[in-house]
RNA sequence: CCUUAUAUUUGGCAAAUCAGUGGAAACGCUGAGACGCAAAGCUACGGGUCUAAGGGCGUCUGCCUAUGAUCGCCGGGUUGCUAAC
Numbered sequence: 001c002c003u004u005a006u007a008u009u010u011g012g013c014a015a016a017u018c019a020g021u022g023g024a025a026a027c028g029c030u031g032a033g034a035c036g037c038a039a040a041g042c043u044a045c046g047g048g049u050c051u052a053a054g055g056g057c058g059u060c061u062g063c064c065u066a067u068g069a070u071c072g073c074c075g076g077g078u079u080g081c082u083a084a085c
Stems, first nucleotide, its partner, number of pairs: 012037002017032006035072001041078003045075003048070003054065004
């Protein structure tokens, strides 16, 4: 210098909102839709936050409480992709 291979690449997820649907609610699921995310993949283990059916209390239209929910609130655990060493 040339050739080949690999990498770069290619891709992934999907907020708000709307429609449908489950639920007491929070919120979840499906479709549309993209605000964003290098774990915005999974996990309810620790904390935080949300809801209060049921239960308890009440000076009576209230207050407390998770067994409910949230992993796109934070951390832990665990899996994956890219680059470098």
Predicted 3D model of an 85-nucleotide RNA (c-di-GMP-I riboswitch aptamer) from Alicyclobacillus acidoterrestris ATCC 49025. The organism belongs to Alicyclobacillus acidoterrestris, within Bacteria. The RNAcentral record of the sequence draws on Rfam and Ribocentre. The coordinates come from a structure-prediction model, not an experiment, and the mean pLDDT is 81. The same sequence occurs in records of 2 taxa.